Overview
This is a predicted structure of a 103-nucleotide RNA (SAM riboswitch aptamer (S box leader)) from Megasphaera sp. An286.
[in-house]
RNA sequence: UAACCAUCAAGAGCUGUGGAGGGAUUGGCCCGAUGAUGCAGCAGCAACCUUCAGUGAAUGAAAGGUGCUAAAUCCAACAGUGUAGCGUACUGAAAGAUGGGCU
Numbered sequence: 001u002a003a004c005c006a007u008c009a010a011g012a013g014c015u016g017u018g019g020a021g022g023g024a025u026u027g028g029c030c031c032g033a034u035g036a037u038g039c040a041g042c043a044g045c046a047a048c049c050u051u052c053a054g055u056g057a058a059u060g061a062a063a064g065g066u067g068c069u070a071a072a073u074c075c076a077a078c079a080g081u082g083u084a085g086c087g088u089a090c091u092g093a094a095a096g097a098u099g100g101g102c103u
Stems, first nucleotide, its partner, number of pairs: 004100005013042005021031003025077004043069003048065002050062004073095001078092004
């Protein structure tokens, strides 16, 4: 790195730096000089791995390794259900993210 597995409508922000785009792609819609995105510090959220308790399972506790802290993965994209059709709604997939796992 690829295969594979699980989860993705909950939760959690301040300061400094820096100065223009950013939210993966496309369209929409948003965020952004009242300073975004990013980076750093501190703080926090969660509990995938881990540790401990438990014979084990269930379950509980902790927080060492990750992760995360605008909007449901921001919404849609492809297919299906439903509708005369559009729009809307719902379901599944695809893509993506994170963790495990493997080399």

Model confidence (mean pLDDT): 82 of 100.